[in-house]
Notes:
A computed fold for a 133-nucleotide RNA from Pontivivens marinum, annotated as FMN riboswitch aptamer (RFN element).
RNA sequence: CGACGUUCUCGGGGCGGGGUGAAACUCCCCACCGGCGGUGAUAGCCCGCGAGCGGCCUCUCAGCAGAGAGGUGUCAGCAGAUCUGGUGUAAUUCCAGAGCCGACGGUCAUAGUCCGGAUGUGAGAGAACGGGG
Numbered sequence: 001c002g003a004c005g006u007u008c009u010c011g012g013g014g015c016g017g018g019g020u021g022a023a024a025c026u027c028c029c030c031a032c033c034g035g036c037g038g039u040g041a042u043a044g045c046c047c048g049c050g051a052g053c054g055g056c057c058u059c060u061c062a063g064c065a066g067a068g069a070g071g072u073g074u075c076a077g078c079a080g081a082u083c084u085g086g087u088g089u090a091a092u093u094c095c096a097g098a099g100c101c102g103a104c105g106g107u108c109a110u111a112g113u114c115c116g117g118a119u120g121u122g123a124g125a126g127a128a129c130g131g132g133g
Base pairs, nucleotide, nucleotide: 001132004130005129006128007127008126009125010124016030017029018028019027031113032112033102034101035049036048037047038046044100045099052078053077054075055072056071057070058069059068060067061066082098083097084096085095086094104116105115106114
């Protein structure tokens, strides 16, 4: 110095005020939040990835229906959402303005912000050691 291996550590934020109501952190008005890698320059809404739901496969139980466990992204189906102006060599990333989006289950009432699966999973980040030049 940098390909590789092992181990360890880290690895998601946010409802404050008012209104209605029997009841709302769920509705209405104002508010608040933004994982990881990439990119000519800093990104929730440009490209890609991850968690979640669903699909498929295997096993077990079951007469069927179905239930449970495990696996799978070479299953992308749900997986969302941005424009205008300015500066600049370069920005849908900065500045100004105006917008938009947010899994599943639960709930005295509909949830990005509450509770739960979750002391989980995980994109990835870092450190130490090994080994190599």

The sequence was found by an Rfam model in a public genome assembly. Model confidence (mean pLDDT): 78 of 100.